[in-house]
RNA sequence: GAUAGAGGCGCAUUCCCGAAAAGUAGCUCUGCCGAGGCCGCCGAGGCCGUCGAAGCCGGGCAAAAGGCGCGGAGUGCCGAAGUUUCCGUCUGCGGCAGGACGGACGCUGGUCGCUACGGCAAACAGCCCUGCGACUGUCAUCGCAAGAUGGAGAGCUAUC
Numbered sequence: 001g002a003u004a005g006a007g008g009c010g011c012a013u014u015c016c017c018g019a020a021a022a023g024u025a026g027c028u029c030u031g032c033c034g035a036g037g038c039c040g041c042c043g044a045g046g047c048c049g050u051c052g053a054a055g056c057c058g059g060g061c062a063a064a065a066g067g068c069g070c071g072g073a074g075u076g077c078c079g080a081a082g083u084u085u086c087c088g089u090c091u092g093c094g095g096c097a098g099g100a101c102g103g104a105c106g107c108u109g110g111u112c113g114c115u116a117c118g119g120c121a122a123a124c125a126g127c128c129c130u131g132c133g134a135c136u137g138u139c140a141u142c143g144c145a146a147g148a149u150g151g152a153g154a155g156c157u158a159u160c
Stems, first nucleotide, its partner, number of pairs: 001160005008078001010077007017069002026061004031056002036048004040096004081108003085104007109136006118128003138151005
């Protein structure tokens, strides 16, 4: 240097199922009211509105996405993958925000639980960020042993 492997609720992703989202958004009807309302925000531009806007009470109809699951079936895999920051492309015009994809430096061995501020989210679920704890794998050192300490995946093991 090449090839092949290991860690386990292992990682990511697609589809199915389920709960929840929610009797919510939205549509529609009667009544009240009386001039504004909508397109993420601003500008520009446009649409609807006294043939009654927005809003309120009541009646009827009634979703979906994202997220979730010690559910199922496949696919690709073991920096699998996740993520801060920055850059680039796309997202009807300009700017902002958000989202998708790609790239660079950095951080994280993995899983679980808890968790400040903040963010995503319908949410008190969950995720990210931050910190802590437990379990577990790997290598090094110490040790008779049980074990202890420390490091990080650009690692570790095997073969050539």
A computed fold for a 160-nucleotide RNA from a bovine gut metagenome, annotated as Lysine riboswitch aptamer. It matches the Rfam family "Lysine riboswitch aptamer". From the family's description: Riboswitches are metabolite binding domains within certain messenger RNAs that serve as precision sensors for their corresponding targets. Its mean pLDDT, the model's own confidence on a scale to 100, is 80.